This is a predicted structure of a 1415-nucleotide RNA (small-subunit ribosomal RNA) from an uncultured bacterium. Rfam family: Bacterial small subunit ribosomal RNA. Rfam links the family to the GO terms structural constituent of ribosome and ribosome. Its mean pLDDT, the model's own confidence on a scale to 100, is 84.
RNA sequence: AGAGUUUGAUCCUGGCUCAGGAUCUACGCUGGCGGCGUGCCUAACACAUGCAAGUCGAACGAAGCCAUGGCGGCGGAACUUUUCGGAGGGAAGGCGGCAUGGACUUAGUGGCGGACGGGUGAGUAACGCGUGGGUAACCUGCCCUGUACAGGGGGACAACAGUUGGAAACGACUGCUAAUACCGCAUAAGCCUGCGGGGCCGCAUGGCCCGGCAGGGAAAACUCCGGUGGUACAGGAUGGGCCCGCGUCUGAUUAGCCAGUUGGCGGGGCAACGGCCCACCAAGGCGACGAUGCGUAGGGGUUCUGAGAGGAAGGUCCCCCACACUGGAACUGAGACACGGUCCAGACUCCUACGGGAGGCAGCAGUGAGGAAUAUUGGUCAAUGGGCGGAAGCCUGAACCAGCCAAGUCGCGUGAGGGAAGACGGCCCUACGGGUUGUAAACCUCUUUUGCCGGGGAGCAAGUGAGGGCACGAGUGCCCUUAUGGAGAGUACCCGGAGAAAAAGCAUCGGCUAACUCCGUGCCAGCAGCCGCGGUAAUACGGAGGAUGCGAGCGUUAUCCGGAUUUAUUGGGUUUAAAGGGUGCGCAGGCGGAAGAUUAAGCCGGCGGUAAAAAUUCCGGGCUCAACCCGGUCGAGCCGUCGGAACUGGUUUUCUAGAGUGGGCGAGAAGUAUGCGGAAUGCGUGGUGUAGCGGUGAAAUGCAUAGAUAUCACGCAGAACGCCGAUUGCGAAGGCAGCAUACCGGCGCCCUACUGACGCUGAGGCACGAAAGCGUGGGGAUCGAACAGGAUUAGAUACCCUGGUAGUCCACGCAGUAAACGAUGAGCGCUAACUGUCCGGGCAAAAUGAUGCCUGGGUGGUACAGUGAAAACGUUAAGCGCUCCACCUGGGGAGUACGCCGGCAACGGUGAAACUCAAAGGAAUUGACGGGGGCCCGCACAAGCGGAGGAACAUGUGGUUUAAUUCGAUGAUACGCGAGGAACCUUACCCGGGCUCAAACGCAGGAUGCAUGUCUUUGAAAGGAGGCAGUUCCUUGGAACAUCCUGCGAGGUGCUGCAUGGUUGUCGUCAGCUCGUGCCGUGAGGUGUCGGCUUAAGUGCCAUAACGAGCGCAACCCCCAUCGCCAGUUGCUAACAGGUAAUGCUGAGGACUCUGGCGAGACUGCCGGCGCAAGCUGCGAGGAAGGCGGGGAUGACGUCAAAUCAGCACGGCCCUUACGUCCGGGGCGACACACGUGUUACAAUGGCAGGUACAGAGAGAAGCCAUCCCGCGAGGGAGAGCGGAACUUCAAAGCCUGUCUCAGUUCGGAUUGGAGUCUGCAACCCGACUCCAUGAAGCUGGAUUCGCUAGUAAUCGCGCAUCAGCCACGGCGCGGUGAAUACGUUCCCGGGCCUUGCACUCACCAACCGUCAAG
Repeated sequence: AGAGUUUGAUCCUGGCUCAGGAUCUACGCUGGCGGCGUGCCUAACACAUGCAAGUCGAACGAAGCCAUGGCGGCGGAACUUUUCGGAGGGAAGGCGGCAUGGACUUAGUGGCGGACGGGUGAGUAACGCGUGGGUAACCUGCCCUGUACAGGGGGACAACAGUUGGAAACGACUGCUAAUACCGCAUAAGCCUGCGGGGCCGCAUGGCCCGGCAGGGAAAACUCCGGUGGUACAGGAUGGGCCCGCGUCUGAUUAGCCAGUUGGCGGGGCAACGGCCCACCAAGGCGACGAUGCGUAGGGGUUCUGAGAGGAAGGUCCCCCACACUGGAACUGAGACACGGUCCAGACUCCUACGGGAGGCAGCAGUGAGGAAUAUUGGUCAAUGGGCGGAAGCCUGAACCAGCCAAGUCGCGUGAGGGAAGACGGCCCUACGGGUUGUAAACCUCUUUUGCCGGGGAGCAAGUGAGGGCACGAGUGCCCUUAUGGAGAGUACCCGGAGAAAAAGCAUCGGCUAACUCCGUGCCAGCAGCCGCGGUAAUACGGAGGAUGCGAGCGUUAUCCGGAUUUAUUGGGUUUAAAGGGUGCGCAGGCGGAAGAUUAAGCCGGCGGUAAAAAUUCCGGGCUCAACCCGGUCGAGCCGUCGGAACUGGUUUUCUAGAGUGGGCGAGAAGUAUGCGGAAUGCGUGGUGUAGCGGUGAAAUGCAUAGAUAUCACGCAGAACGCCGAUUGCGAAGGCAGCAUACCGGCGCCCUACUGACGCUGAGGCACGAAAGCGUGGGGAUCGAACAGGAUUAGAUACCCUGGUAGUCCACGCAGUAAACGAUGAGCGCUAACUGUCCGGGCAAAAUGAUGCCUGGGUGGUACAGUGAAAACGUUAAGCGCUCCACCUGGGGAGUACGCCGGCAACGGUGAAACUCAAAGGAAUUGACGGGGGCCCGCACAAGCGGAGGAACAUGUGGUUUAAUUCGAUGAUACGCGAGGAACCUUACCCGGGCUCAAACGCAGGAUGCAUGUCUUUGAAAGGAGGCAGUUCCUUGGAACAUCCUGCGAGGUGCUGCAUGGUUGUCGUCAGCUCGUGCCGUGAGGUGUCGGCUUAAGUGCCAUAACGAGCGCAACCCCCAUCGCCAGUUGCUAACAGGUAAUGCUGAGGACUCUGGCGAGACUGCCGGCGCAAGCUGCGAGGAAGGCGGGGAUGACGUCAAAUCAGCACGGCCCUUACGUCCGGGGCGACACACGUGUUACAAUGGCAGGUACAGAGAGAAGCCAUCCCGCGAGGGAGAGCGGAACUUCAAAGCCUGUCUCAGUUCGGAUUGGAGUCUGCAACCCGACUCCAUGAAGCUGGAUUCGCUAGUAAUCGCGCAUCAGCCACGGCGCGGUGAAUACGUUCCCGGGCCUUGCACUCACCAACCGUCAAG
């Protein structure tokens, strides 16, 4: 610091999302130790139990206890005595009073404290909090200082005793009593109240000091004799009360609020001011600078984030506030309206004898509940602090510690060094091998933090009691001795010991974002923060290996700030992206010209106060470091004070440049009212006149013989104003157009006399405001929503036609919106030019005018700088600045809903949210497209000729059928296509029978045997079983060959043409497709390649910010057409010769034809015309051929995920006694149908019969076959020639003659019957051909559609490949005969170039909208 995401790509706008930091977190997985801090965010929900505020006997009475003394009775020991029953005796012990004393205890009275400390954040938008002030309007217990004082009395009430009520809580009555409890009296300088005198001071009310008179008001004692307390007044300190300035959340869909309300006078009350309260009087007070009401919320120091400005938060700690079950109230007190006080009411819980009572964890623990979620019913007062006490001390869930929790942060560890056979294992690969895990492990050496074991062992402690000493201020401080004194804790820390020993996980790996492979899955399961992954090769799912990040943690979720300049003060915008109000006037507000003087509010500076501590920054220090802790340091703001005077503001004096007034001219569809005019339209009356008119793409409805339309004359009505007329003019906008008049507004120019900043903008407000609409009343010619009819159409509630109501017009009133647009708010200033036009002024020339120059205002065009995302804007800014207003903040929902305001209504103004999407947009670019435009091609149309579509058959396809009818090809670009030959084979399909190293082959090893030939049997065959004959080469042993066995390699026409190579089709033989450098553009991209002319052509020429180049075009290649040269056999035969019935038949010849090799030739080269040129043109010349001479080969960048895994190759997947392989049979040939491509026909331009003529290109040895014989024939038999310019070898249409005479025929030949021939192992399924017989449909074919522009179409036959044969009427070639037509480019189809529009880019077979149905 940015990144991802809108597009085919680009720039911009704009939202969404991510990377960072943070948290009182929670959840998932995992977990070694320690330090420091943290821990109910939810139910201010309810609470069992224990504890959290007491203390003082040095205030008081009383009681208890102890000691001592004595008394009373109980008691009965020792002892004495005894009749053994007892009697005397009186001790110990214990009981009850009494007195005295006591280091003890304390229910009550009394004092102080329970107003602190601790908790919580419900309420509160407030002087609650923060900050700074005020209090001359106040209080302050305990503490400190000072002054003065404490005299003398009195009467009660608790406790207690008695009686008594009640279940209890708790009382009631009677009686007694003390005090530092209570109450009079006395005294009182000072104090309070009243009256009045003097002095000083303050911002106001007023305050202070001195003195006078009158009235009023105090006290408490206890004592250890040291002291501690008491009263009054004054002061201090501390803590508070009240008041004020400023700051302090959201929304105006809350705009008005207020009755003690605002103020006054008087009073009451208070510590004090005050409507705080009351009586009376007045009518005020607050509010757009946001009152009032609603919602939300404790505030601050600070915390998080951020570069900062800001934004968000207010947990722990500190300060303030508020609250204590809910609501209300006061009492006591220095202080409370009082968390662990009181009273009342309420809800809830508990007790109850049903009458009545008790309670308040938002104290510490703890429980239930709620919740994603938050701890122990621990220890101690040792320290710090608090209450009481003289003190010891007591109390203290404040506090200090410990416990639980990775919930945070900081620190440490889980080892360190060496170690390559780079081990094993895992994973991956191009796999005999390599890579990676990985120096990682093993192994060697070393160390021992933490943990464990053993031993030692703190600091935190100062005090306090007793004794002694010193100093002085005489009850305080300091010192010494002694005793005591630690919860934490035997903890921290230290020492020793054993031992690498006990200690690593989590998330991620498509991009953003660091990190990649394999397997599984197959739009399933799943992932996902955004974009998006997954439909058979997923780096995105799940697992594995590996890697990356962080690490005792790591991820996820939630929230806040950041990134986001995405609310923009710093720091944004508004022509088209969201956004200028429809326009003006104008109150408030904001802003405001020049000069001088003054002031000091803003502003600037110095000094002072405050800004609590903690925190933050910086500096330093202490815990081994760090976190943590300690010491020091910096500060915006506010207040005070002193100073400055440039700028803003205030006051004042001037000025004229802004603004306005005056005078003189001027233009104009500015407005309002009234009057007038002609054309057109319709209607009325009359005339002429006759059959149609009208209307449309074409029609019809409609009008018309009752006389229309047309035409003439006259009349009536209403509305609008032609020409002029224009990027013209005027107006604020809406808007304004015949002529005239009246009234009235604004504007411009010239002169420069006057005023002297009087200005600009303008929230609310007010006014104006097209069309349509509404109300009332007129008017109503035209046009014309609605409506009716006619058409169109699948429909046509439309477009078109005929009618036609409201309306359109006028007056008055309402409404208040428009793409009310320049999609551009108003005002002022500044910033190059050029040019047109409208309205003024001046000068020169001219002297009537044309013109030129200068100048002001308006309205247009082009363009520099500049601006802009670009398009564009550009002195009429969208440039550069200032002022003010309005508006915007992703798309949809939606300008909708609700509320409010306005309106007669229609509706208008204001104006959301839920939910949903990852975009929605702007400008420009490349293409594609258009029932857009321009230019131009093509058998594209047109003009022609012949076909297809109807029939029969052939063939292919679909469909259906089937055991199988193998598979592929499917618009053009599949369908006589792969197939240039399916009876078996082919063959991939089906049925059945076999084999499993396999049908074939290679390598290695082993065994047996030579190879081979032949026979029998079984079987449908393959195969199985069996027999016979037979025996190679060289040196023992091997080699070759065969069979068998084992192992390794097989095999697959199984899938994927959407994983591929190669090949092919098509656009299209269309003229295009690109590159380098330069230039233009922010960029995609453009230019070049555009424009003009030209061409078959991006062919060429000219022009040109382009200059060149490449792939295509053309040419180079092949065939044909002419000629020349060379060569003549199997070809040819002119001349010579020979010969035949005849023939180049023979000798011979190379002249000709021809054959086949090499050349020539054609280039707009020449001429005329046109043209700058390129080039075009001519019944031009010449020439065999003329403007590309004809044909072929040749197919740019690319498109169709086009076709083919079945021609071949190949990745991946799948099968392995089968999805491989062999064999027999069947099928690929099926048949209600449908389509394509063909053949033959329907006949006389013909059929049949007879006669007769002329090709070219090919093929041939298991072949072509002359000739002869046989057969009607297919063919058979015999048999020459020819591996071929030699033999096979022959054309048909044509021509001549005859016949048929328009008919389902002498047309047509399907189908069927019979008989044959040939090929072949075999013609049943399922061959071709021949003969005889049979003789179907069909009489020229609907809509529609195909080919062809010349040796072409049409027509005629011939050949070849494949091949045993052939379903060939197919394909590929060859020649014979041989036309017609093209005006032309409007239309259909396809294509090229330029341009335009676009919301398409999977590209119009697009995109998208509405409705309905199903899920």